[in-house]
This is a predicted structure of an 87-nucleotide RNA (Glycine riboswitch aptamer) from Sporolactobacillus putidus.
RNA sequence: AUGACAGCAUGGGGAGAGAACGCGGAAAGCGACGCCGAAGGAGCAAACAACAGUGAAUCUCUCAGGCAAAAAGACUCAUGCAGGACG
Repeated sequence: AUGACAGCAUGGGGAGAGAACGCGGAAAGCGACGCCGAAGGAGCAAACAACAGUGAAUCUCUCAGGCAAAAAGACUCAUGCAGGACG
């Protein structure tokens, strides 16, 4: 159970930070600085345990990613599919 809850797909909403500087027609790319945190990644509390280890995030870091628009985007909503109490 006229379906909690989780999964997948489609569509909608979705913040932050230099349209900066040099090369380049522009984007991309390269170089050197300044920034952002909500893809991903990494780290930690209490607690359990008592050598250790396990241990969460929207917290911290900024490797990666991003800093006009576009794309992406944690999270969230709706619909559909397929589960079914695993809450």

The model forms 90% of the base pairs in the Rfam consensus.